[in-house]
Context: one part of a larger RNA
RNA sequence: CUGGGUGUAAAGGGCAUGUAGGUGUCCCUUCAAGUUCCGAUUGAAAUCCCCCGGCUCAACCGGGGAACGCGUCGGAAUACUGUUGGGAUUGAGUGCAGGAGAGGAGAACGGAAUUCCCGGUGUAAGGGUGAAAUCUGUAGAUAUCGGGAGGAACACCAGUGGCGAAGGCGGUUCUCUGGACUGUUACUGACACUGAAAUGCGAAAGCUAGGGGAGCAAACAGGAUUAGAUACCCUGGUAGUCCUAGCCGUAAACGAUGUUCACUAGGUGUGGGCCCGCAAGGGUCCGUGCCGCAGGUAACCCAUUAAGUGAACCACCUGGGGACUACGGCCGCAAGGUUGAAACUC
Numbered sequence: 001c002u003g004g005g006u007g008u009a010a011a012g013g014g015c016a017u018g019u020a021g022g023u024g025u026c027c028c029u030u031c032a033a034g035u036u037c038c039g040a041u042u043g044a045a046a047u048c049c050c051c052c053g054g055c056u057c058a059a060c061c062g063g064g065g066a067a068c069g070c071g072u073c074g075g076a077a078u079a080c081u082g083u084u085g086g087g088a089u090u091g092a093g094u095g096c097a098g099g100a101g102a103g104g105a106g107a108a109c110g111g112a113a114u115u116c117c118c119g120g121u122g123u124a125a126g127g128g129u130g131a132a133a134u135c136u137g138u139a140g141a142u143a144u145c146g147g148g149a150g151g152a153a154c155a156c157c158a159g160u161g162g163c164g165a166a167g168g169c170g171g172u173u174c175u176c177u178g179g180a181c182u183g184u185u186a187c188u189g190a191c192a193c194u195g196a197a198a199u200g201c202g203a204a205a206g207c208u209a210g211g212g213g214a215g216c217a218a219a220c221a222g223g224a225u226u227a228g229a230u231a232c233c234c235u236g237g238u239a240g241u242c243c244u245a246g247c248c249g250u251a252a253a254c255g256a257u258g259u260u261c262a263c264u265a266g267g268u269g270u271g272g273g274c275c276c277g278c279a280a281g282g283g284u285c286c287g288u289g290c291c292g293c294a295g296g297u298a299a300c301c302c303a304u305u306a307a308g309u310g311a312a313c314c315a316c317c318u319g320g321g322g323a324c325u326a327c328g329g330c331c332g333c334a335a336g337g338u339u340g341a342a343a344c345u346c
Stems, first nucleotide, its partner, number of pairs: 003318004007300002012314001014201004021194003025088004031082001033081002035077007049065006091191001092188003095184004103177007110154001115149007125136002162169002206247006215241002220236004258313006266291011295302002319346003328339004
């Protein structure tokens, strides 16, 4: 000496299921693989250490002794790890009883609004802007009343409210369906945690085929603005946005904070249960916010929803640029994605 890290400096995989692997509760028991000890074998010489001696000393040199890693063999021990058998219930799961929810899929229905069409009333403007113009309108617009068509989205309720692994989910009703929570402690008896690979899910945009198309709107056209204006503003407007089936697989996929377990002052809101209480209020479990102690942090801040204190497993980082690149592999219809350098340079 036998790394240090990952909220913002480089660094947590977008999320999950789960194979191998790693890790794993309490008690008794078996074995003795790991582990510890003893002996043997091996461990060249020199070196290092101890003793003695030789150069006037020392360095240096000579003699003797001790020591020396891995491995192998034999033996002993059994605390821990492992192994065999048995048992336990607190981890985990199941049952039963409840209530909550924009969790998912399909179908049906509803009202408001925009647009368009038809008809009535009615007449000269409307629209738009900083100001205008393009634009619409005497072939009757805008406004207003009645009727109709169609698509998309669901005001109020609505809340640092709820649900979901994440992406995400918001009108109403029905059908199918996943998960979580609370209470009970009846059942199983470590069945657990993590998880390379693999598999599945995965906003928006984009792609293929077929539908649909009200509003909005990349591209595009025109009007303005301006020195210019390939923009910001205005009038139009096509892909697209919507549906069905299939691809794509990315994101500031963010809490820029991996998952699981345990422990470490409190205070105050809020959602869902349960218990005590007439009530006020109190207790408890799960979630979701704010403030704050110890502690942590470079600071900001974090602080029982940790970025504190520990444990298990995975992922990732290792100066900036070159480079979310090149080449090759794999995937894709393509767009491209994924994996991912070097020269050179500071």

RNAcentral holds the full RNA, with entries from SILVA. This is a predicted structure of a 346-nucleotide part of an RNA (small-subunit ribosomal RNA, central domain) from a metagenome. It matches the Rfam family "Bacterial small subunit ribosomal RNA". Rfam links the family to the GO terms structural constituent of ribosome and ribosome. The prediction has a mean pLDDT of 89.